The prediction has a mean pLDDT of 85. The part of an RNA shown here (large-subunit ribosomal RNA, domain II) has 708 nucleotides and comes from an Armatimonadota bacterium. The RNAcentral record of the full RNA draws on ENA.
Context: one part of a larger RNA
RNA sequence: GCCGGCGAGUUGCGGUUGGUCGUUGGGUUAAGCCCUUCUGGGGUGCAGCCAGAGCGAAAGCGAGUGCGAAGAGCGCGAGACAGGAAUGGUCAGCCGCAGACCCGAAACCGCGUGAUCUACCCAUGGUCAGGGGGAAGCGUGGGUAAUUCCCAUGUGGACGCCCGCACCAGUGUCGGUUGAAGACGGCUUGGAUGAACGGUGGGUAGGGGUGAAAUGCCAAUCGAACGCGGAGAUAGCUGGUUCUCCCCGAAAUGCAUUGAGGUGCAGCGUCACUUGUUGUGUGGAGCCGGUAGAGCCACUGGAUGGCCUAGGGGCCUCACCCGGUUACCGAAGUCAACCAAACUCCGAAUGGUUUCACAUCAGAGAGUGGCAGUGAGACUGUGGGGGAUAAGCUUCACAGUCGAGAGGGAAACAGCCCAGACCCUCUGCUAAGGUCCCAAAGGAUAGGCUGAGUGUGAAAGGAUGUGAGGAUGCACAGACAACCAGGAGGUUGGCUUAGAAGCAGCCAUCCUUGAAAAAGUGCGUAACAGCUUACUGGUCGAGGUGUCCUUGCGCCGAUAAUGUAAGGGGGCUUGGAAGCCUAUCACCGAAGCAAGGGAUGUGACAGAGAGAGUUCGCUCUCUCUGUGGCAUGGUAGGGGAGUGUUCCUUUGGCGGGGAAGCCGCAGCCGGGAGGCUGGGUGGAGCCGAAGGAAGUACGGAUGCCGGC
Numbered sequence: 001g002c003c004g005g006c007g008a009g010u011u012g013c014g015g016u017u018g019g020u021c022g023u024u025g026g027g028u029u030a031a032g033c034c035c036u037u038c039u040g041g042g043g044u045g046c047a048g049c050c051a052g053a054g055c056g057a058a059a060g061c062g063a064g065u066g067c068g069a070a071g072a073g074c075g076c077g078a079g080a081c082a083g084g085a086a087u088g089g090u091c092a093g094c095c096g097c098a099g100a101c102c103c104g105a106a107a108c109c110g111c112g113u114g115a116u117c118u119a120c121c122c123a124u125g126g127u128c129a130g131g132g133g134g135a136a137g138c139g140u141g142g143g144u145a146a147u148u149c150c151c152a153u154g155u156g157g158a159c160g161c162c163c164g165c166a167c168c169a170g171u172g173u174c175g176g177u178u179g180a181a182g183a184c185g186g187c188u189u190g191g192a193u194g195a196a197c198g199g200u201g202g203g204u205a206g207g208g209g210u211g212a213a214a215u216g217c218c219a220a221u222c223g224a225a226c227g228c229g230g231a232g233a234u235a236g237c238u239g240g241u242u243c244u245c246c247c248c249g250a251a252a253u254g255c256a257u258u259g260a261g262g263u264g265c266a267g268c269g270u271c272a273c274u275u276g277u278u279g280u281g282u283g284g285a286g287c288c289g290g291u292a293g294a295g296c297c298a299c300u301g302g303a304u305g306g307c308c309u310a311g312g313g314g315c316c317u318c319a320c321c322c323g324g325u326u327a328c329c330g331a332a333g334u335c336a337a338c339c340a341a342a343c344u345c346c347g348a349a350u351g352g353u354u355u356c357a358c359a360u361c362a363g364a365g366a367g368u369g370g371c372a373g374u375g376a377g378a379c380u381g382u383g384g385g386g387g388a389u390a391a392g393c394u395u396c397a398c399a400g401u402c403g404a405g406a407g408g409g410a411a412a413c414a415g416c417c418c419a420g421a422c423c424c425u426c427u428g429c430u431a432a433g434g435u436c437c438c439a440a441a442g443g444a445u446a447g448g449c450u451g452a453g454u455g456u457g458a459a460a461g462g463a464u465g466u467g468a469g470g471a472u473g474c475a476c477a478g479a480c481a482a483c484c485a486g487g488a489g490g491u492u493g494g495c496u497u498a499g500a501a502g503c504a505g506c507c508a509u510c511c512u513u514g515a516a517a518a519a520g521u522g523c524g525u526a527a528c529a530g531c532u533u534a535c536u537g538g539u540c541g542a543g544g545u546g547u548c549c550u551u552g553c554g555c556c557g558a559u560a561a562u563g564u565a566a567g568g569g570g571g572c573u574u575g576g577a578a579g580c581c582u583a584u585c586a587c588c589g590a591a592g593c594a595a596g597g598g599a600u601g602u603g604a605c606a607g608a609g610a611g612a613g614u615u616c617g618c619u620c621u622c623u624c625u626g627u628g629g630c631a632u633g634g635u636a637g638g639g640g641a642g643u644g645u646u647c648c649u650u651u652g653g654c655g656g657g658g659a660a661g662c663c664g665c666a667g668c669c670g671g672g673a674g675g676c677u678g679g680g681u682g683g684a685g686c687c688g689a690a691g692g693a694a695g696u697a698c699g700g701a702u703g704c705c706g707g708c
Base pairs, nucleotide, nucleotide: 001708002707003706004705005704006703011098012097013096014095015094016093017092018091019090020089021088022087023086024085026050027049028048032044033043034042035041036040054061055060064076065075066074067073101240102239104237108230109229110228111227112226113225119204120203121202122201123200124199126197127196128194130163131162132161133159137155138154139153140152141151142150143149167191168190169189172187173186174185175184206222208218209217210216215224243642244641245640246639247638248637253266254265255264256263257262267374268373269371270370271369272368273367274366275365277362278364279360280359281358282357283356284355285354286353287352288351293346294344295343300340301339302338304336305335306334307333311329312328313326314325315324316323377402378401379400380399381398382397383396384395385394386393407418408417409416422598423597424596425595427594428593429592433588434587435586436570437569438568442585444584445583446582447581448580449579455572461556462555465553466552467551468550469549470548471547472546473545474544482539483538484537485536486535488512489511490510493507494506495505518533522531523530599632600631601630602629604627605626606625607624608623609622610621611620612619613618643697645694646693647692648691649690650689651688652687653686654685661681662680663679665678666677667676668675669674
């Protein structure tokens, strides 16, 4: 991992709501006792409980009572009307107390068991090849006048001394890492007479011991051992929770919370009963409002410039008081143009609300009660806040979708576009989106645009790309471009400068000749020179040539990491696009719509049957059948109807002439869970009907046990 078996809302008591049954001339017994066919049943038992009267904190009073001075008033009751109530059993839903759907802690506490491992201690025995160094002390000789001093030598054998086996340790590295091994192996390394190592016996115990101290060690376990018990600890947490079909169908919000992934109440779902259009939409009428916009001598503020000016600053004058001046600052005022979520003289649309009318009759609305789930939401569009007018960001509001929604489109793609799947059909029509091929449908029609493979990714900015429209200048008295010619004189203007002559810089920028020619447009020189331009004449002969504005489509700007990779791909463009724009017709295209058949739900009508009530005319309820209408996506969740398993009761059956069980078998029935039959296997029990009771359904829980 697979297969098989096992595996999770139970039981007791109490409460509450609903169904059902009994009694109601209220209901009901508990223990005990008696009988019995004895896990049981029947009888008895009237203590108790509920109901029958309430109000008050209570004394208490009582159809009233409490407050109160009160015959007031008010609260809660009584009474009346309508509807029906009380009590006990039983079944079901849910709640409470209990382990309370199942599995799961880490922990806490109690009582014990452990020092055969290991830590330390006690007692008593033991082990340490060999080699080296050579302390003290002592002897001898020498030195000396002499020594307890010095030197030499011998002897001696100290040392947590040195090298190095056993022994102890475990330094580095390699291997091993489902190991040969739950700590090892190889090589290497440290200690090796010591604080050495080890034997035997003994001691210290968990709120503890021991510790040359690492939270180390205390039996492969240690920030508190192990075993059993309290114990099914608790787990607002995670996981799991077993058959079918039918109807409806949420929430991810508000308030509060030692609250934030929990919970309470409300909101939203479902079921029952009641009400019976109260609902929703549109239109009319009446109200509500201060947003968008706009405005501002209509307020509060902001903010730019001008004018004006109180005041202040600077300068001058001044003994003081005055005074003068100012390219400074500047309140208020005023002019002009502006700004505002917390400004408003104004002010929509949408919206809200009341009422009337019409439409609609829908799984519309409202009330009471039973049962929930939800209280992590996500994206898109729109209006705002936060952020950076960032985020697949965050937080509100309104709407949609997903959530809980399948189908078609967007290549693929919860949240985008179209559209809401009851079932069947080798039928039709459409939506979004498409119609050259992949690939269903137009190489469709008409007119234009693009030449960039733009289309098939992007900005500021840039450009004689090209189409459309407009404005304006010059032009046959000759424009624009090109070519030929001129482009001069005063003068090298003045200044500056080493120089400055049109052309470093500063100032000025006149006059003359003339068709025209600058106190000079650019290049150039050290400065001149030289070339050139403006300007003029000529040649040429144009519905031309400049400038600007609006607009369509294109161009550049354009660099990223595995490989084209920014049309899904192939591929597509001036004759006619498979690109873009405008218009048109046709077709394709979904689980949408339509068609035929079928199932279920629901209300309507008709018929049949049953029950209840009845004033006997009938009314109501339930069931079945038929007709046509509408509906039937669905998670959490609510409700309904069923299938199957084991056992029990009553009853009817089957079985060695073959029960149950089993089968990758076949046929049939049912909407499904499932059922029936035949065949095979098997070899002794089994089934139907009507009821009852549950150890009642497995794929999941890193589930448990077993097999492989």

It matches the Rfam family "Bacterial large subunit ribosomal RNA".